Background: A computed fold for a 101-nucleotide RNA from a Paenibacillaceae bacterium, annotated as Guanidine-I riboswitch aptamer. It matches the Rfam family "Guanidine-I riboswitch aptamer". Rfam describes the family as follows. This family represents a conserved RNA structure found upstream of the ykkC and yxkD genes in Bacillus subtilis and related genes in other bacteria. The function of this family is unclear although it has been suggested that it may function to switch on efflux pumps and detoxification systems in response to harmful environmental molecules. The coordinates come from a structure-prediction model, not an experiment, and the mean pLDDT is 86.
[in-house]
RNA sequence: AAAAAGGUUUUCUAGGGUUCCGCAGUCGGAAGACUGGUCUGGUCCGAGAGGAAACGCACAGCCCUUGGGCUGUGACACGGAGGGGUAAAAGCCUGGGAGAU
Repeated sequence: AAAAAGGUUUUCUAGGGUUCCGCAGUCGGAAGACUGGUCUGGUCCGAGAGGAAACGCACAGCCCUUGGGCUGUGACACGGAGGGGUAAAAGCCUGGGAGAU
């Protein structure tokens, strides 16, 4: 000093909290109010380094033929603090960053 599609979206999960619902408690005639996430949960947030799919990109091969089609490959990946964010938190964002090797 060191490139990259190492792309975008959707969905699921590990994980996360507490707006709403439910649950528990207190108050109340009732409607409901307040408190509790140190409540398993539904909604919700959710991974670069977890899974899947669609689209797309690169390269190679083949086919038809000048612009398309089909098939294959796309490895590896230790990682803060602080800040942002939202109701809040997080494996979210910053970030395949700083740093380490």